Small-subunit ribosomal RNA, central domain from an uncultured bacterium, 348 nucleotides, folded computationally. The full RNA is in RNAcentral, with records from ENA, Greengenes and SILVA. Model confidence (mean pLDDT): 88 of 100. Rfam family: Bacterial small subunit ribosomal RNA. Gene Ontology terms of the family: ribosome and structural constituent of ribosome.

[in-house]
Context: one part of a larger RNA
RNA sequence: CUGGGCGUAAAGGGCGCGUAGGCUGGUCGUUCAGUCAGGGGUGAAAUCCCGGGGCUCAACCCCGGAAUGGCCCUUGAUACUGGCGGUCUUGAGGACGGAAGAGGUGAGUGGAAUUCCGAGUGUAGAGGUGGAAUUCGUAGAUAUUCGGAGGAACACCGGUGGCGAAGGCGGCUCACUGGUCCGUAUCUGACGCUGAGGCGCGAAAGUGUGGGGAGCAAACAGGAUUAGAUACCCUGGUAGUCCACACCGUAAACGAUGAAUGCCCGCCGUUGGACAGUUUUCUGUUCGGUGGCACACCUAACGGAUUAAGCAUUCCGCCUGGGGAGUACGGUCGCAAGAUUAAAACUC
Numbered sequence: 001c002u003g004g005g006c007g008u009a010a011a012g013g014g015c016g017c018g019u020a021g022g023c024u025g026g027u028c029g030u031u032c033a034g035u036c037a038g039g040g041g042u043g044a045a046a047u048c049c050c051g052g053g054g055c056u057c058a059a060c061c062c063c064g065g066a067a068u069g070g071c072c073c074u075u076g077a078u079a080c081u082g083g084c085g086g087u088c089u090u091g092a093g094g095a096c097g098g099a100a101g102a103g104g105u106g107a108g109u110g111g112a113a114u115u116c117c118g119a120g121u122g123u124a125g126a127g128g129u130g131g132a133a134u135u136c137g138u139a140g141a142u143a144u145u146c147g148g149a150g151g152a153a154c155a156c157c158g159g160u161g162g163c164g165a166a167g168g169c170g171g172c173u174c175a176c177u178g179g180u181c182c183g184u185a186u187c188u189g190a191c192g193c194u195g196a197g198g199c200g201c202g203a204a205a206g207u208g209u210g211g212g213g214a215g216c217a218a219a220c221a222g223g224a225u226u227a228g229a230u231a232c233c234c235u236g237g238u239a240g241u242c243c244a245c246a247c248c249g250u251a252a253a254c255g256a257u258g259a260a261u262g263c264c265c266g267c268c269g270u271u272g273g274a275c276a277g278u279u280u281u282c283u284g285u286u287c288g289g290u291g292g293c294a295c296a297c298c299u300a301a302c303g304g305a306u307u308a309a310g311c312a313u314u315c316c317g318c319c320u321g322g323g324g325a326g327u328a329c330g331g332u333c334g335c336a337a338g339a340u341u342a343a344a345a346c347u348c
Stems, first nucleotide, its partner, number of pairs: 004319003007302002012316001014201004021194003025088007033081002035077008049065006091191001092188003095184005103177007110154001115149007125136002162169002206247006215241002220236004258315006266293012297304002321348003330341004
C1' cells in the first nucleotide's frame, strides 16, 4: 500500500444548487495515446542470488552466470479504454393536453374560545388541591346576559392522507410563484450521474433595532410538601412566545439508513392519474407515491426484504479501543452566546 466497515456495536455530511475532478448509452468509421506482443539499447563496478575455484576450514578473495522496479528506440496487433468524425433513441431535456396537493411569498377576511373593559340580573362566597394555603370577593367577586377592545391559534373535516430537497407546511378568499405526476410519442440527440472546495436554505432556543403583548410562561416572588425542597403541586409573574428587518447555523436536523442507475417471488390496504370491460358501482391492466405482511437473499442477532439493510456499478462523506475530549491551543466565522476545524500528555 492492498484487504474491512458505517439501521441499533465506532462511523451517512441537516438539506439542496453546483465548480474542479472521477465515472458515463447503442452503432459505424478513423487514429493507435493507454494496453498487449516481437526486436534492439540502457539499467557502471562492488553488494545480494546461483555454479565453480584459491588461502589447511571459515570469514575473506577470484572467475563465470543470473538478476536489476524501470526508462528509451523500433516493428506490429486493435478487442477494450481514450482522442477525432458520423449516426441512433431507450438515458436526459423540451413541446402539447390533462391532474392532485397544509409547497412558497404577500394582501385581505371569518367564527369559536381565553383575558380585559362597560352595563344589567344577582348574593356570599369563588378559586385551587391528595388535603390545604397564598390569591380574588360586600369598594359586589364567582355565576349569568348584552355590548366593546385586543392578541394569538385555527375544533370538526383529519386519514401509517397530501405537499416540500431538508427544516417544515393546516380556517377562508385573492394575487404572484416553485416543484411533481399521468397521457400523446411531436422535437433536441447523451445534452447524463456524483460532487472536494464554494454558494444558498436551514426547527426551537438565543441576539440586535423598532413594534406588539390575549393566553401561556424560563427567571423571580409567595403558598404548600419535606428532615431539607434553591424541585415535583398551587397562586401570581418578567423575558420570551407574535410582527418587520438583520444575525445565529445548531438538534434524537432520525428512516439513528448519502445520492444515482439497473436487476431480483408474491399478497393485502391507501393516494394521484391513464386505459379497458362493465355501468349505477365494481373488476382488471398500467405509471407515480405512501403503508402492512411475507419468499429468495442478507444480517451477530433484532430485523430488512422492488420505498432493501438483497445482487451489482459509479461518485461523495465518514469510522479505526474506553476516558482525557468534540476539550486545549491556533485559524476562520459571530454583536454576544457560541459555532466550526481539531490534538497531546496522562490513564485503563